Description: A computed fold for a 114-nucleotide RNA from a bovine gut metagenome, annotated as FMN riboswitch aptamer (RFN element). Its mean pLDDT, the model's own confidence on a scale to 100, is 85.

[in-house]
């Protein structure tokens, strides 16, 4: 320095004029450390301020930024076994979003190669 690679999920029922959004039930789970992690520690994505800059989507600084107990084995595990709970941007829409659409053919921690 360069190629490639980098995000999952509404099945089933019920209400309604109308929901993949409600309400019962179903479903997911980036990266990197660490005894194997969505709930631990730090990064990522998102939205803010400041500064650079004609301006800015672009660079630099920087703020915010969710959610786990209990037992059990064991040298060691909030990460395994078991049980039990919980969490999850913005904009959008005939009705309110982890799961649909959309910014985004984006950006992206890092991951292999060469």
């Nucleotide at each position: 320095g360069c190629u490639u690679c980098g995000g999952g999920g509404c099945a089933g029922g019920g209400u309604g004029a109308a929901a993949g959004u409600c309400c019962c039930u179903a479903c997911c789970g980036g990266c990197a450390g660490u005894a194997u992690a969505g709930u631990c520690u730090g990064c990522g994505a998102a939205c803010g301020g400041c500064g650079g800059u004609c301006g800015a989507a672009c660079c630099g600084c920087u703020g915010u930024u969710g959610a786990a107990u209990c037992g059990g084995u064991g040298c060691g595990a909030u990460u395994c076994c078991g049980a039990u709970a919980c969490c999850g941007a913005c904009g959008g829409u005939c009705a309110a979003a982890g799961u649909c659409c959309g910014g985004a053919u984006g950006g992206g921690a890092g991951a292999a190669g060469c």